């Protein structure tokens, strides 16, 4: 330099263009215990990497930029 793919809570992750963006782990409170662990119940935590476009409607499609992985040279 050329090509392919990825970016969504603290971490990992689901998500046909259409309800309030899914679940697990973690975390907070409560129950349980003499206490801890396990277990049970409930909660908080995201504006989906940034910007622009298409559309009635974009996490999803298109363009530019940023970051990352791999392949070729």
């Nucleotide at each position: 330099g050329g090509g392919u793919c990825c970016c969504u809570a603290g971490u990992c992750u689901a998500g046909u263009g259409g309800c309030u963006a899914u679940g697990a782990c973690g975390u907070u409170g409560c129950c349980u215990u003499c206490a801890c662990a396990c277990g049970g119940c409930a909660g908080a935590g995201g504006u989906c990497c940034g910007g622009g476009g298409u559309u009635c409607g974009a996490g999803u499609c298109c363009c530019c930029g940023g970051g990352g992985a791999c392949c070729c040279a």

Background
The RNA shown here (transfer RNA) has 73 nucleotides and comes from a Candidatus Woesearchaeota archaeon. Rfam family: tRNA. By type it is a transfer RNA. It was read from a public genome assembly. NCBI's taxonomy places the organism under Archaea, Nanobdellati, Candidatus Woesearchaeota. Its mean pLDDT, the model's own confidence on a scale to 100, is 82.